[in-house]
About this RNA:
Predicted 3D model of a 93-nucleotide RNA (TPP riboswitch aptamer (THI element)) from Castellaniella defragrans 65Phen. Its Rfam family is "TPP riboswitch aptamer (THI element)". Rfam describes the family as follows. Vitamin B(1) in its active form thiamin pyrophosphate (TPP) is an essential coenzyme that is synthesised by coupling of pyrimidine and thiazole moieties in bacteria. The RNAcentral record of the sequence draws on Rfam and Ribocentre. The prediction has a mean pLDDT of 79. The same sequence occurs in records of 2 taxa.
Formats: sequence, C1' cells, structure tokens
RNA sequence: GAGCCUCGCUAGGGGUGCCGCCGCGGCGGCUGAGACAGUCCCUUCGAACCUGAUUGAGAUCAUCCUCGCGCAGGAAAGCAGCUCGCCACGGCG
Repeated sequence: GAGCCUCGCUAGGGGUGCCGCCGCGGCGGCUGAGACAGUCCCUUCGAACCUGAUUGAGAUCAUCCUCGCGCAGGAAAGCAGCUCGCCACGGCG
C1' cells in the first nucleotide's frame, strides 16, 4: 500500500530467564508477544508451553540470545450465530 473479515458467550493451558548496583526487596540493562508481566500468548488446523537438556553448533558482559534438536515425545474447548454444500429432514461437512 492492497485485498479480505465470523470483532459473540463461557471455560481452560502457559512462561517469568540473563547481567549490573547489592545478599533480599528495590532500581536499571539484554532478548522477546510477554521476564516479580501486560488478557501477553496459546487451546487439537495445537512450536503457547514442557521433556529431551548439566544437549550439538554459533554468538554474547551474560542468558534457548540464534540455529539445530523437531514430518521427536507430550500438551489445554465447548456452545451459539452467519455463509456455502449435502441430506434419509434426525442432522452432517
């Protein structure tokens, strides 16, 4: 910049690391959507997140900071409306 648009309700899942001052609290800095946090992110069309991991390679003051691992194993959902199609008219996709 262009196109499209279903902006509903109620639930559920998740992470919070690294560095400095200064040990806790606190205050700063780094990455990130989110770091003692914002409904921040994710909910099976599931890489939100966990395990593997005191992991492999590369960077950094340092840290999943980056890539790999990963067509690895796990991981939390229902209802309604609208549109289209099908239908045995009960519904189904």